[in-house]
Molecule: FMN riboswitch aptamer (RFN element)
RNA sequence: ACAAUGUUUCAGGGAAAGGUGAAAUUCCUUAUCGGUGGUAUAGUCCACGAGUACGCUUGUACAGACUUGGUGUAAUUCCAGGACCGACGGUUAAAGUCCGGAUGGGAGAAAUGUUGA
Numbered sequence: 001a002c003a004a005u006g007u008u009u010c011a012g013g014g015a016a017a018g019g020u021g022a023a024a025u026u027c028c029u030u031a032u033c034g035g036u037g038g039u040a041u042a043g044u045c046c047a048c049g050a051g052u053a054c055g056c057u058u059g060u061a062c063a064g065a066c067u068u069g070g071u072g073u074a075a076u077u078c079c080a081g082g083a084c085c086g087a088c089g090g091u092u093a094a095a096g097u098c099c100g101g102a103u104g105g106g107a108g109a110a111a112u113g114u115u116g117a
Stems, first nucleotide, its partner, number of pairs: 002116009017029003031097002033086002035048004043084002051062004066082005088100003
């Protein structure tokens, strides 16, 4: 260093200001956020997790969004411009950002032990 396996820890961010209104952090103007692995560095590519429905042991199904130019061997990932997207339940009024399930679950990450030795 590699493989198998055990233990421990970690593992999701974000509403500031104004307007309308009886009522909105939910609408409008504007602001703001981006899980994990892969790959030239990715919310928008590929895969996974989270979510919902069914099954309830393994699982199956559904479900979001990007383009133009530049550099380069290589980038829908970088640089420049302009866009777009966001589970379920709740709420005096419609939510990515508030409250709740959740002191939960989790892709996975790190440390350490054992074995192959």